About this RNA:
This is a predicted structure of a 102-nucleotide RNA (SAM riboswitch aptamer (S box leader)) from an Actinomycetota bacterium.
RNA sequence: UCAUCAUCCAGAGCGGCUGAGGGACGGGCCCUGUGAAGCCGCGGCAACCUGUGUUGCUGUCUACGGACAGGAACACUGGUGCCAAUGCCCGACCGAUGAUGA
Numbered sequence: 001u002c003a004u005c006a007u008c009c010a011g012a013g014c015g016g017c018u019g020a021g022g023g024a025c026g027g028g029c030c031c032u033g034u035g036a037a038g039c040c041g042c043g044g045c046a047a048c049c050u051g052u053g054u055u056g057c058u059g060u061c062u063a064c065g066g067a068c069a070g071g072a073a074c075a076c077u078g079g080u081g082c083c084a085a086u087g088c089c090c091g092a093c094c095g096a097u098g099a100u101g102a
Stems, first nucleotide, its partner, number of pairs: 001102008013042005021031003025091004043083003048079002051076005057070005087094001
């Protein structure tokens, strides 16, 4: 970068440096010197992937003590992601994130 699949009306911000933009794109509408974007630190949300644990469930086996397999819920570790507004709204042969593959 491309392809496939899933999700995108829930949720979650403070501090430092810096200093004018930002909300992908077009139109709109907004945010912003009461500090945008970015970087750093700390915190949080979420649960896509990984692992561990706990507790039910199902199945098989059993020497009846249990063992194994599958799946579920919850908690936590790790890899990501996210923390104005429904992906801000409408539009589109749109975009973002995750997982897998090339």
Its mean pLDDT, the model's own confidence on a scale to 100, is 85. Of the family's consensus pairs, 87% are formed in the model. The sequence was found by an Rfam model in a public genome assembly. It matches the Rfam family "SAM riboswitch aptamer (S box leader)". Rfam links the family to the GO term regulation of gene expression.